[in-house]
Molecule: RNase P RNA; transfer RNA
Organism: Gammaproteobacteria bacterium
RNA sequence: UGAGCUGGCUAGACGACCGCUGUCUACACUGUGUAGAUGGAGGAAAGUCCGGGCUCCACAGGGCAGAGUGCCAGGUAACACCUGGGGGGCGAGAGCCUACGGAAAGUGCAGCAGAAAGGAUACCGCCCAGCCUCGGCUGGGUAAGGGUGAAAAGGUGCGGUAAGAGCGCACCGCGCGGCUGGCAACAGGCGCGGCGAUGGUAAACCCCACUCGGAGCAAGACCAAAUAGGAACCCGCGCGCUGUGGCCCGCAGUGGGUUCGGGUAGGUCGCUACAGGCAGGCGGUGACGCCGGUCGCAGAUGAAUGGUCGUCCACGACAGAACCCGGCUUAUCGGCCAGCUUUUUUU
RNA sequence: GCGGGCGUAGUUCAGCGGCAGAACAUCAGCUUCCCAAGCUGAGAACGCGGGUUCGAUUCCCGUCGCCCGCUCCA
Numbered sequence: 001u002g003a004g005c006u007g008g009c010u011a012g013a014c015g016a017c018c019g020c021u022g023u024c025u026a027c028a029c030u031g032u033g034u035a036g037a038u039g040g041a042g043g044a045a046a047g048u049c050c051g052g053g054c055u056c057c058a059c060a061g062g063g064c065a066g067a068g069u070g071c072c073a074g075g076u077a078a079c080a081c082c083u084g085g086g087g088g089g090c091g092a093g094a095g096c097c098u099a100c101g102g103a104a105a106g107u108g109c110a111g112c113a114g115a116a117a118g119g120a121u122a123c124c125g126c127c128c129a130g131c132c133u134c135g136g137c138u139g140g141g142u143a144a145g146g147g148u149g150a151a152a153a154g155g156u157g158c159g160g161u162a163a164g165a166g167c168g169c170a171c172c173g174c175g176c177g178g179c180u181g182g183c184a185a186c187a188g189g190c191g192c193g194g195c196g197a198u199g200g201u202a203a204a205c206c207c208c209a210c211u212c213g214g215a216g217c218a219a220g221a222c223c224a225a226a227u228a229g230g231a232a233c234c235c236g237c238g239c240g241c242u243g244u245g246g247c248c249c250g251c252a253g254u255g256g257g258u259u260c261g262g263g264u265a266g267g268u269c270g271c272u273a274c275a276g277g278c279a280g281g282c283g284g285u286g287a288c289g290c291c292g293g294u295c296g297c298a299g300a301u302g303a304a305u306g307g308u309c310g311u312c313c314a315c316g317a318c319a320g321a322a323c324c325c326g327g328c329u330u331a332u333c334g335g336c337c338a339g340c341u342u343u344u345u346u347u
Numbered sequence: 348g349c350g351g352g353c354g355u356a357g358u359u360c361a362g363c364g365g366c367a368g369a370a371c372a373u374c375a376g377c378u379u380c381c382c383a384a385g386c387u388g389a390g391a392a393c394g395c396g397g398g399u400u401c402g403a404u405u406c407c408c409g410u411c412g413c414c415c416g417c418u419c420c421a
Stems, first nucleotide, its partner, number of pairs: 002342009012312007020040009042318001046329002049327005054216004061249004066212005071085005086100001087098004101207002106205002108201002123146002125142007154172006173195001174193004179188003220269004230260006240254004262420002274296001276295003280291004348417007357371004365401001373389005394410005
């Protein structure tokens, strides 16, 4: 100097005029106005994919089915999230990805090609013997070489053999046993075995381990107003029905079904002080935890921050809260900072 | 906010992991004085991206778009 990798912060700024909205104060006034002070959308507010807080349902009791997660250890209110570590893969490297339990519990699946696809096979080929019409045929042995395929009786090398083959040996791989390190996943060494459970596939069914009441702020609570706590028919006194996913048991309650018809669409709360933010200290590799101090930071409801002008420069993308929070995923113009890897050049 | 379904040729639909089909429509040819009808043939597609697998329209994840249903009192 070029090219990369990882993490963090930010998301136009200033001024003037007019216009919105929450809270407080004051004055009027009768549900509104005026004046002042002060506050007013995001890193994703989005998708609604997860987890909860909170609210309600006597059963949030038991079981089955069902659903979710899936290496190990931690963090957290909890999680399918995050942190650290391990295995595997990619990259020259910094780093990145990982749907990562089990194929010896069982069942299933693998088209076409190929000789043959789960103890299956000899198509081409190689060797030996015999015959023969110099092409070739028959018998025996073989699975090293070739072909097909995603995958074909572990791989490489040496020896041996008629030709070969773990047939023998060395190294690697696999299985069994035990030792060392580590909480563990796992790693390393040693010994024995010619062994190959034929191999693959579980985002196939399944097995194993752990977890799981349901519904959701249009939850729910209160007030006001108006009407019709209405009418008819059928079944019935529990064997039925109801009780917040399905089925069964248990428990509690007592009418059930059909048709016609009536009222209202209003207001308040929930609604923002919280697993909260910021700075400092301590502990920890880290996620994070503890201690003290300090601050109060949107609460609309036909839906609030908009319009005009001027200046600057980063020339402004994706884009607007509706109960709240912790994550994930998706969209995205730029600016700044820190650490690390590597190419080239110079000293 | 909650629940459910769908996306395949121009249109309406089928398709259980092994070459993507049918009908109507379009085009070309034959036939006919011409058109229609008929016969023959051709073209045309799995919403998009990633993953699992030997192989994906189908299985899984993400994303885009469309459709349907539900919410007071008594």